[in-house]
Source information:
The RNA shown here (transfer RNA) has 93 nucleotides and comes from Xylariaceae sp. FL1019. Its Rfam family is "tRNA". RNAcentral holds the sequence, with entries from ENA. Model confidence (mean pLDDT): 80 of 100.
RNA sequence: GCCCUGCUGGCGCAAUGGUUUAGCGCGCAAGACUUCUACUUCACUAGUGAAAACGAUAUCUUGAGGUUGCGGGUUCGAGUCCCGCGUGGGGUU
Numbered sequence: 001g002c003c004c005u006g007c008u009g010g011c012g013c014a015a016u017g018g019u020u021u022a023g024c025g026c027g028c029a030a031g032a033c034u035u036c037u038a039c040u041u042c043a044c045u046a047g048u049g050a051a052a053a054c055g056a057u058a059u060c061u062u063g064a065g066g067u068u069g070c071g072g073g074u075u076c077g078a079g080u081c082c083c084g085c086g087u088g089g090g091g092u093u
């Protein structure tokens, strides 16, 4: 240089050219609840028990978060097709 392939919320992925608000898991935020408990308080049988979060734990609910890499084109309609560019991976001389 050429060829193939990927690029979609913070991360990993889905989505036949068309229903509408682009979905799923993790993560994040808020809330509910479960269990454990710190500090502390209380009780007495005096070193144990009870209560107990703004900490931790498990489950559930709700929510936020996306110029679908960038710029054009085709189309009534593009995340999807075409062109150029960028970037990652692979192949080849």
Base pairs, nucleotide, nucleotide: 001092002091003090004089005088006087007086010026011025012024013023018076028063029062030061031060032059035056036055040051041050042049043048044047069085070084071083072082073081